[in-house]
This record gives sequence, structure tokens and C1' cells, in this order.
RNA sequence: ACAAAGUAAUCUCCGAAUAUUCACAUAGUGGGGGACCCAGUUCUUGGGGUGAAUCUUUAAUUAUCAUUAAUUAAAGAAGGGUUACUUGGAACCCUAACCCGUCAGCUAACCUCAUAGGAGUUUCCAAGCAUAUUG
Repeated sequence: ACAAAGUAAUCUCCGAAUAUUCACAUAGUGGGGGACCCAGUUCUUGGGGUGAAUCUUUAAUUAUCAUUAAUUAAAGAAGGGUUACUUGGAACCCUAACCCGUCAGCUAACCUCAUAGGAGUUUCCAAGCAUAUUG
């Protein structure tokens, strides 16, 4: 000097998950239940909720008398995130997990819950906005 890894702080990202407060709580943000009207023809082939995290096809394995179901892999469709101002494009990446317990359409009033956890991008192009400097 270069490269790699780790720690701390600032900062940043996913997410509703932030601010104040010693705390309780308050504000903000997010979710669920819940009328008329409307919608709906479903109810063991169980059904439903948070979340981007679903669907289709093919192959193999396991279980099953079988139908089928689950797991793994690949492809496709669809959904979501990042690139340190915004939008669009390209590129790259993700498609989990958990809960209710036979029960829930929408839904005013009303009732109720959460406010965690985890991580580390600075690659590029175009347009626009903003700031600073100079004339």
C1' cells in the first nucleotide's frame, strides 16, 4: 500500500412498529370483530386472519387399498424489495413464518389488539426537482 474479516458509533434498509415519558400512559400509525342497504348459495372436500410470500405444469421420493396429500428440484405466471431526493428503465434479490379453532362477506355507531424483530445498499441510464459556487 492492497485485500479480507470482526467490533463500536453515526447513518441507512425490510416492516404499521415512531415521538414524548423514569415508568404507567398520551399522541400518531397499523390490524381484527361488528347493523340497515348491498352482495352471496357456501357450510369435513372445513373455513378464516396477519403478511409481498400465491398459483400452474413436469419429475422423483414418502404415506395411502386407491383417490389423493406432503417434501425436494426445475420451468412459467403473478406479487414484493434494493440501488442514500422523486419518477421511469435496466440489473440483482425475496416469495417465509405464525395465529384463530368449526366460527367471522361488506359494514355506521361501538368493541378490541399491536406498536416487534431482523439486517448492511451506495451498480448503471434518462428526465425532473433542490442546494452550493462562479460569471
Model confidence (mean pLDDT): 76 of 100. This is a predicted structure of a 135-nucleotide RNA (c-di-AMP riboswitch aptamer (ydaO/yuaA leader)) from a Bacilli bacterium. NCBI's taxonomy places the organism under Bacteria, Bacillati, Bacillota, Bacilli.